[in-house]
Context: one part of a larger RNA
This record gives sequence, C1' cells and structure tokens, in this order.
RNA sequence: UGUAGGCUGCCUGAGGGGAAAGGGUCCCUAGUACGAGAGGAACGGGACGCUGUAGCCUCUAGUUAACCGGUUGUCUGAUAAGGCAGUCGCCGGGCAGCCACGCUGUUGUGGAUAAGAGCUGAAAGCAUCUAAGCUCGAAGCCUCUCCCGAAAAGAGGCAGCCAUUCCAGUUUCACUGGACGAAGGCUCCCAUAAAAGAUGGGUUUGAUGGAGCCGGGGUGUAAAUCAGAAGACUUCGGUCGACUGGUUCAGCCUGCGGCCACCAAUAGC
Repeated sequence: UGUAGGCUGCCUGAGGGGAAAGGGUCCCUAGUACGAGAGGAACGGGACGCUGUAGCCUCUAGUUAACCGGUUGUCUGAUAAGGCAGUCGCCGGGCAGCCACGCUGUUGUGGAUAAGAGCUGAAAGCAUCUAAGCUCGAAGCCUCUCCCGAAAAGAGGCAGCCAUUCCAGUUUCACUGGACGAAGGCUCCCAUAAAAGAUGGGUUUGAUGGAGCCGGGGUGUAAAUCAGAAGACUUCGGUCGACUGGUUCAGCCUGCGGCCACCAAUAGC
C1' cells in the first nucleotide's frame, strides 16, 4: 500500500517447519520354549546409563570492566581520599544476571500402506493372495499432539464500539471547506520486552520508575580517637615509631524483596 468506512478483542487454518526423540546395558520372563547334548531365545514387564532436545539457576561450578578488601611504583605538599600503570596495575573474594561442568522433563494415538503373510476366487470344471472383492503388515508416510501462519488476491470468520452526522459553500456531485465524535494512537514514567518498529506494565481512583527507610545479600572490621608497642633519636625534659587492640559481625556497596506519594508519570495533541 492492498484486502471498498475506522477501530478493538477472540478465532479458523490453506500452507509451512521439527528428530524431538534415538540407542545401549542389566534384571524378571527363564536356564523356560527349542535341542540327544553342547548350548539357548522371544512376546511382555521393570531398572539404570548414554546421545540429542526443551526449560531452569535451588545446589555444584564458571563468569561477574556492579561491588568490597589487600598491596607495589609514582603523582595530587602530609593525613584522609583518589588518578595512572591493558579500555581491571596486580592479587583475594564476590550477589543478581548469563550460563554448563549443574538441575528438571522427554511419549504416545488413530489411519492408509511397502516388502511380505493370507481369505474367497475365476480366466483355465483343477490349482492359484488377484483379474473383481476382502483381512493383516514397518523405526518409514499421513493425522492428533508442538511452533509459525489472513498478503490464503478465493486477501477469511465471530462479537462489540463509533461513524455514514451537523454547518457553510457549490459547477447538485461518489463535490469542497470547517465542526463534532468512538476506539486507538502520540506526548509522558517504565521493563518480565528490546537494533528501529513492535511487545508488556503504569499514568494521581497511582507503588510504574527514582530518592529515602527496613530487610536480605557481598566484602570483612572504615575514618577518627583512646590504649599499647619492638626499637630509633635525644639538650635526658622528651620526640618519632612499622604494627597491635577497643569503640566495630564495623564501614562501604547493593541490577534483590518490601514500606513510603518526597520527585517524575502534570498539562496536552
């Protein structure tokens, strides 16, 4: 853009896609059937791995350039707090998230058939699964199940809302201009969504995001001050001092869970 008005919600399913499952070992069946013996099944049932696949992050592990701590060199005059050393200086940890090495699930139903097995049965008085007709028969095919799918031009269906109205003009027409109007959209705050669109939530009748507070979690005990301290120096009065301990399970941080209208979702098109 089209689907001969606009819009919302729910569907149908032409057509398309998938492998969503596949294998193994062991046990029972059973030392049975079978077989002189030696040996030795199956139908069916059960257990446990493996491969694939779908989902997830409670556990285990990885990552974590959010974060916390330690530490070297140098710089900001010192302390404190920091910059740089790879777009983490190095090192020790690390929640959420993402993930596998981790956890959970994993299938069958019906139909038509292939090779093949048959029934009835003539041509051909017999015989014959085939010529007419009929019954079975596979991990394969189709279907149910899973996903996409009204652009399926035969462009679908159902339900609902609104409009097809009013005014003016006019060449009287399937006309032009303006106004009203439903639903939706835009603007706005966002995330379970995300390349842009889209999707989902909220918009004061509000906990949508931020701030704050509480809880949970990460790191590991902040700064400051007090007390101590091997020792060094000393004019013998003291001064300095790595480090240790107390205040301190602290401080700092927080993509998590809540509480709370303080801020922004106002106003508007």